[in-house]
RNA sequence: GCGUGAGUAGUAUAGUGGUUAGUAUUUCUGAUUGCCAAUCAGGAGACCCGGGUUCGAAUCCCGGCUCACGCA
Numbered sequence: 001g002c003g004u005g006a007g008u009a010g011u012a013u014a015g016u017g018g019u020u021a022g023u024a025u026u027u028c029u030g031a032u033u034g035c036c037a038a039u040c041a042g043g044a045g046a047c048c049c050g051g052g053u054u055c056g057a058a059u060c061c062c063g064g065c066u067c068a069c070g071c072a
Stems, first nucleotide, its partner, number of pairs: 001071007010025004018055001026044006048064005
């Protein structure tokens, strides 16, 4: 340099065009307990950046950035 794949809460991951972006963990509050842990209830927290297509984009297309792999 070329090609392929990936980028979603602090972390790991689901979601292949339409409902409030889901789950686990994390964190906060409360309950329970003599205290801690565990458990239970409730809350908080995310679509890499820019543009395009579309009535509607996390999802499709183009460009950029980062990471992984392969080729040279």

A computed fold for a 72-nucleotide RNA from a Candidatus Pacearchaeota archaeon, annotated as transfer RNA. The source organism's lineage runs through Archaea, Nanobdellati and Candidatus Pacearchaeota. Its Rfam family is "tRNA". Gene Ontology term of the family: triplet codon-amino acid adaptor activity. Rfam classes the family as a transfer RNA. The coordinates come from a structure-prediction model, not an experiment, and the mean pLDDT is 81.